[in-house]
RNA sequence: CUGCGAUAAAGGCAAACCCACCGCGAGGUGGGGGCGCAAAGCCACGGGGCCCUGCCCCGCCGGCCAGUCGCGUGGCGACCUGGCGGGAGGGAGGGUCGGCCGGGCUGCCGAC
Repeated sequence: CUGCGAUAAAGGCAAACCCACCGCGAGGUGGGGGCGCAAAGCCACGGGGCCCUGCCCCGCCGGCCAGUCGCGUGGCGACCUGGCGGGAGGGAGGGUCGGCCGGGCUGCCGAC
């Protein structure tokens, strides 16, 4: 120095949960609190989880108005038509998670 990670030593971080604040939300910050972590230090490059979409794209469901046609003519039904707006799904976009995995960078100690 590299690899490695011990009933070593000195330390470090801080899950769930609670409180306050920020955020539509996922989540974040601070305080308390410790489940755990040899990088649970830093970085959204790849994968993945989660959140949002007022605007954009795709097809689906069903409603209203007009038009045409048919009938049993108060109206009802059909659509090869046009318009309006609703619902869920997918895409795309944006965001978030580093204690989901991979990757990059840096770091304490020194048993085997």